[in-house]
About this RNA: A computed fold for an 89-nucleotide RNA from Devosia oryzisoli, annotated as Glycine riboswitch aptamer. It was read from a public genome assembly, where an Rfam model found it. Model confidence (mean pLDDT): 77 of 100.
């Protein structure tokens, strides 16, 4: 100094589940209650496995607290474009 790697911006793609029911509002949105699902926000657990091995770290598995089940919105991730110089403990 360059690339990988990280991290933040912007673009583009991006699943899954009642357009259930009842009630108030009622043009519509929209709120309360019920009752059924969906996992790819974010959390939580278990563990292959991996570490400095008293213990810590870990999934797209698992559960559904949140969140969601017209559309909007968000969305794990992946791409492409940019920034920044970021070690570990």
């Nucleotide at each position: 100094c360059c690339c990988c790697c990280g991290a933040c911006u912007g673009c583009g793609g991006g699943a899954g589940a009642g357009a259930c029911c009842g009630g108030c509002u009622c043009u519509g949105c929209g709120c309360c209650g019920g009752c059924g699902c969906c996992g790819a926000a974010g959390g939580a657990g278990c563990a292959a496995c991996c570490g400095c091995c008293c213990c810590g770290g870990a999934a797209a598995c698992u559960c559904u607290c949140a969140g969601g089940c017209c559309g909007a919105a968000g969305g794990a991730c992946c791409g492409c474009a940019g920034u920044c110089u970021g070690c570990a403990u």